[in-house]
């Protein structure tokens, strides 16, 4: 000083004026005074919960959701630590990361050949057959047998080289072979069963034994493990108003996702058609809260304890407007029952670790 990787902060600032929404306290009922008044994503509604109703003898079956081990937590697909795979020189990053020696099934284009695979091109051609020379013997002779040598590549063989491919059935050497070939051997890579240490495990590291390899997809179906009743503040509760009844239902109906036993209710019920309202209060916000600590316990997530602090609650739904001064010139965007994540959108910056290269001291 140049790349870089991680984790957080913050999210204009102060004044004056006018305006809005809760509470509270005066009032002369006109208003005045006080206080309080969006986020880090209030968003997407995608996961998990409180909290509500509603239903809930039991079991099976069926659908969905997550998935490596071990903590956390109210729960989670979320958070923390590991492990194993990839990637990165490295800080670090990434992974729905149970099971493919349970079954079924899938693989486009290339290619000769894609699952117990294949001879396209190369290479042998040992053997059987062709051709080509040919000794030796047999015959009177034609000619018959033909040992040995050669050749072509027709039968065959070869998964070592070429070539496709995302993947072509373990590598390296070396023996053997007619060429090869786990066909044999050594040694290394994985696999399997027994063992033996270490770890709470996930795995990890060692021994011996076998057999020479067993291929990928499970974000395919499917095994196996785990959880899951349903519907959501328009939930539900009350108060006012208003309105207009009708029809079905007992060997039925309607509710228990479905099934069949079963079982609750059954006319003050259920369903359907029609009419009527569409205002109030409550549910609402003190809550798995906030903020402080050389406390405490754990590598941490996180718990625990002390101490302080209340911090939006609307119902067409408030948080703005003008101006003045600075500055590094201001992004994405706004509650709606509540909270715990995940994603996702962010102007300009700011601190802290740490990694890699230069180059001074």
């Nucleotide at each position: 000083c140049g790349a870089g990787u991680c984790g957080g902060c913050a999210a204009g600032a102060c004044g004056a004026u006018c305006g809005c929404g809760g509470c509270c306290g005066c009032u002369u009922c006109g208003g005045c005074g006080g206080u309080c008044g969006a986020g880090g994503a209030a968003a997407g509604u995608c996961c998990g919960g409180a909290c509500u109703c509603c239903a809930c003898a039991g079991g099976g079956c069926a659908u969905g959701a997550c998935g490596c081990u071990g903590g956390g937590u109210a729960a989670c697909a979320c958070c923390c630590a590991g492990g194993c795979g990839g990637g990165g020189c490295g800080a670090c990053c990434c992974g729905a990361u149970g099971g493919a020696a349970a079954g079924u099934g899938c693989a486009a284009c290339a290619g000769a050949g894609a699952g117990c695979a294949g001879a396209c091109c190369g290479c042998c051609g040992a053997u059987g057959g062709c051709c080509c020379c040919a000794g030796a013997g047999c015959g009177c002779a034609a000619g018959c047998c033909g040992a040995g040598g050669g050749g072509a590549a027709c039968a065959g063989g070869u998964g070592a080289g070429g070539g496709u491919g995302a993947a072509a059935c373990g590598g390296u050497g070396g023996g053997g072979u007619a060429a090869g070939a786990g066909c044999c051997c050594a040694c290394c890579a994985g696999c399997g069963g027994c063992u033996c240490g270490g770890g709470u495990g996930a795995c990890c590291g060692g021994g011996u034994c076998g057999g020479c390899u067993a291929g990928g997809c499970a974000a395919a179906c499917c095994c196996c493990g785990u959880c899951a009743g349903g519907a959501g503040c328009a939930a539900g509760a009350c108060c006012a108003a208003g309105c207009a009844g009708g029809g079905a239902c007992a060997g039925g109906g309607c509710g228990g996702c479905c099934c069949g036993c079963c079982u609750g209710u059954u006319a003050c019920g259920u369903c359907c058609c029609g009419g009527g309202u569409g205002g109030g209060u409550c549910g609402c916000u003190a809550g798995a809260g906030g903020c402080u600590g050389u406390g405490c316990g754990g590598c941490a997530a996180c718990g625990c304890c002390a101490g302080u602090c209340c911090c939006a609650g609307a119902u067409a739904g408030a948080u703005g407007a003008u101006c003045g001064u600075c500055c590094u010139c201001g992004a994405c965007a706004g509650g709606a029952u509540c909270c715990g994540g995940c994603u996702u959108a962010u102007c300009a910056g700011c601190c802290a670790a740490c990694u890699c290269g230069c180059g001074c001291c």
This is a predicted structure of a 361-nucleotide RNA (Bacterial RNase P class A) from an Acidimicrobiia bacterium. The prediction has a mean pLDDT of 78. The gene name in the source record is rnpB. The source organism's lineage runs through Bacteria, Bacillati, Actinomycetota and Acidimicrobiia. RNAcentral holds the sequence, with entries from ENA. It matches the Rfam family "Bacterial RNase P class A". The family's RNA type in Rfam is ribozyme.